[in-house]
RNA sequence: AAAGGUUAAGGGCAAACCUGCCAAAAGGCAGGGACGCAAAGCCGAGGGUCUAAAGCGUUUGAUACGCUAUGACAGCCUGGUUGCCGAU
Numbered sequence: 001a002a003a004g005g006u007u008a009a010g011g012g013c014a015a016a017c018c019u020g021c022c023a024a025a026a027g028g029c030a031g032g033g034a035c036g037c038a039a040a041g042c043c044g045a046g047g048g049u050c051u052a053a054a055g056c057g058u059u060u061g062a063u064a065c066g067c068u069a070u071g072a073c074a075g076c077c078u079g080g081u082u083g084c085c086g087a088u
Base pairs, nucleotide, nucleotide: 003088005085012037013036017032018031019030020029021028022027035075041081042080043079045078046077047076048073049072050071055067056066057065058064
């Protein structure tokens, strides 16, 4: 330096769940907590998924239902980009 991703080492992240706060919701943030993760670092660009406040349509006595992302998910996949270690 490269391959590689392991019963090496030093470290890292943190699912469910609980508490608090934010949000219409999906979800996010902080603390606790560990199911897992070699990019589970970062970017919503393509696909996918979730939500449906506003809007539009239908409808009722109240209301309810449908469509829709401009809202989300990077721990669903692809793509882009940066990066730790060094057992072998």

About this RNA:
A computed fold for an 88-nucleotide RNA from a Nitrospiraceae bacterium, annotated as c-di-GMP-I riboswitch aptamer. Its mean pLDDT, the model's own confidence on a scale to 100, is 83. Lineage of the source: Bacteria > Pseudomonadati > Nitrospiria > Nitrospirales > Nitrospiraceae. It was read from a public genome assembly, where an Rfam model found it.